[in-house]
RNA sequence: GUGCAGCGCACCUAGGGAUCCGGUCGACCUUGACGCAGGACCGAGAGGUGCAAGCCGGUCAGUUUCAGGCAGAGCCCUGACCAUAUGGCCGGUGACACGGCGGGACAAAAACCCGGGAGAC
Numbered sequence: 001g002u003g004c005a006g007c008g009c010a011c012c013u014a015g016g017g018a019u020c021c022g023g024u025c026g027a028c029c030u031u032g033a034c035g036c037a038g039g040a041c042c043g044a045g046a047g048g049u050g051c052a053a054g055c056c057g058g059u060c061a062g063u064u065u066c067a068g069g070c071a072g073a074g075c076c077c078u079g080a081c082c083a084u085a086u087g088g089c090c091g092g093u094g095a096c097a098c099g100g101c102g103g104g105a106c107a108a109a110a111a112c113c114c115g116g117g118a119g120a121c
Base pairs, nucleotide, nucleotide: 008051009050010049011048012047015042016041020039021038022036023034024033025032026031054093055092056091057090058089059088060087061086065080066079067078068077069076096116098119102114103113104112
């Protein structure tokens, strides 16, 4: 320098509007205005907590086959191959991270999504 793969989920918070319920102020065919420290809703890659994939270390296990113990045996024991593998369990790790403009969804907005993007270092 180039290429490939990966960077998850839940709960909560910062934050956010206004479909629904409620509230305040009006209208009086019916509904209008106001986010209003309410109910509810959305909600962080770079916020919190917990879990998980993955990775590292340790430990345990052996169907089948072969050889031996033993003359025989569908039983027992030892070793070998498959095996630096597979599976279970235990412990550890699970990092770092400056960031627009603009656009998008839901009723609408946002630090949500585009996006660990463009860009910067």
A computed fold for a 121-nucleotide RNA from Roseibium sp., annotated as Guanidine-I riboswitch aptamer. Its mean pLDDT, the model's own confidence on a scale to 100, is 77.